[in-house]
RNA sequence: GCGCCGCUGCCGCCUAAUCGCCGUGAGGCGAGCCGGGGACCCAGAGUUCCCUUGGGGUGAGUCCGCGCAAUGCGGUAGGGGUUGUUCCGUCCCGAACCCGUCAGCUAACCCGGUCGGCGGCCCGACCGAAGGA
Repeated sequence: GCGCCGCUGCCGCCUAAUCGCCGUGAGGCGAGCCGGGGACCCAGAGUUCCCUUGGGGUGAGUCCGCGCAAUGCGGUAGGGGUUGUUCCGUCCCGAACCCGUCAGCUAACCCGGUCGGCGGCCCGACCGAAGGA
């Protein structure tokens, strides 16, 4: 000097998922952020026939075409990154899970969540433009 492994720290990203206090710890209490239930009003509502596969929530994660099908291919509503911000350009995602026959909106009020997953590193993270500091 290089490579590999482990630990710690710092910085940054998705997400509501962060911060403070108490406790030896398990855990607890708050603030902030997030979600659900829940009036008037509004919305909705009637009749006949046929079929039948209930309905709802969190989330960006819907929908379309091709294909016998696939964990396939292509696109798309929508969403995220690009290390101060915006624009341009560009790179990605476009899932998963939950309630349990039940819920429109909804003031008061009531209930809950605060996980998890990644990248970078001793100095610049894209030599675009504008602006800020």
This is a predicted structure of a 133-nucleotide RNA (c-di-AMP riboswitch aptamer (ydaO/yuaA leader)) from Asanoa siamensis. Its mean pLDDT, the model's own confidence on a scale to 100, is 81. Rfam family: c-di-AMP riboswitch aptamer (ydaO/yuaA leader). Rfam links the family to the GO terms cyclic-di-AMP binding and regulation of gene expression. The model forms 92% of the base pairs in the Rfam consensus. The sequence was found by an Rfam model in a public genome assembly.